This is a predicted structure of a 72-nucleotide RNA (transfer RNA) from a Pseudomonadota bacterium. The source organism's lineage runs through Bacteria, Pseudomonadati and Pseudomonadota. It matches the Rfam family "tRNA". The family's RNA type in Rfam is transfer RNA. The sequence is in RNAcentral, with records from ENA.
RNA sequence: GCCCCUGUAGCUUAAUGGAAAAAGCGUCAGCCUCCGGAGCUGGAGAUGUUGGUUCGAUUCCAACCAGGGGCA
Numbered sequence: 001g002c003c004c005c006u007g008u009a010g011c012u013u014a015a016u017g018g019a020a021a022a023a024g025c026g027u028c029a030g031c032c033u034c035c036g037g038a039g040c041u042g043g044a045g046a047u048g049u050u051g052g053u054u055c056g057a058u059u060c061c062a063a064c065c066a067g068g069g070g071c072a
Base pairs, nucleotide, nucleotide: 001071002070003069004068005067006066007065010025011024012023013022018055027043028042029041030040031039048064049063050062051061052060
């Protein structure tokens, strides 16, 4: 330099064109409890960036960014 793959919450995964992006673990608060790291209830928290297509984009397209792999 060229090609391929991946990018969603702190971590691991869903959602594959259609209303308010779902869950597990974690985290915070409350309840319970002799205690809480167990149990119950509730909350906060995410689509890599910028454009394009579309009535509508996490999803399709392009460029860029980041990570991984291959060739030279």